A computed fold for a 73-nucleotide RNA from a Pseudomonadota bacterium, annotated as transfer RNA. Its Rfam family is "tRNA". Rfam's curators write: Transfer RNA (tRNA) molecules are approximately 80 nucleotides in length. The organism belongs to Pseudomonadota, within Bacteria. Model confidence (mean pLDDT): 82 of 100.
[in-house]
């Protein structure tokens, strides 16, 4: 240089065929125990990597950038 795939919660990761962003882990607040850890319960946390385009409507589709991991050379 070329090709493929990734990018969502503080981390790991889903989300069918475009139709209300979720789950575990980690932190918060309670129960429980003489205490602590284990357990249980409760809520909270997202400009879905960015800028744009297509749609009544995009995490999904389509192009541009950026950042990562493969693979050819």
């Nucleotide at each position: 240089g070329c090709c493929a795939c990734c990018c969502u919660a503080g981390c790991u990761c889903a989300a069918u065929c475009g139709g209300c962003a979720g789950a575990g882990c980690a932190g918060u607040c309670g129960c429980u125990u003489c205490g602590u850890a284990a357990g249980c319960g409760a809520g909270a946390g997202g400009u879905u990597g960015u800028c744009g385009g297509u749609u009544c409507a995009a995490u999904u589709c389509c192009g541009a950038c950026g950042g990562g991991u493969g693979g050819c050379u």